Annotation
A computed fold for an 86-nucleotide RNA from Denitratisoma oestradiolicum, annotated as c-di-GMP-I riboswitch aptamer. The model forms 95% of the base pairs in the Rfam consensus. Rfam family: c-di-GMP-I riboswitch aptamer. Rfam links the family to the GO term cyclic-di-GMP binding.
RNA sequence: UCGCUUCCACCGCAAACCCGGCGAAAGCCGGUGACGCAAAGCUACAGGGGCUAAGGGGCAGUGUCCCACGCCAGCCAGCUGCCGGU
Numbered sequence: 001u002c003g004c005u006u007c008c009a010c011c012g013c014a015a016a017c018c019c020g021g022c023g024a025a026a027g028c029c030g031g032u033g034a035c036g037c038a039a040a041g042c043u044a045c046a047g048g049g050g051c052u053a054a055g056g057g058g059c060a061g062u063g064u065c066c067c068a069c070g071c072c073a074g075c076c077a078g079c080u081g082c083c084g085g086u
Stems, first nucleotide, its partner, number of pairs: 005084001012037002018031005035074001041079003047076002049072003055067005
């Protein structure tokens, strides 16, 4: 320096449910709480994939289908990083 890795140490993050708030919704923020995570850090206009449809459009006739510069990175992924040992 590179790769692997959590056996050590210090730790870190925080799922679901519930409460309050924002939002049409997906979802987000805060509190509580830990299911888990060696990147569960960052990136949604690097890329793939997924969710929602207020609004718009089509077809119907009171429904249904389509549309994201809305949303999800704790789906894959890209970028970056800490400690110890070998």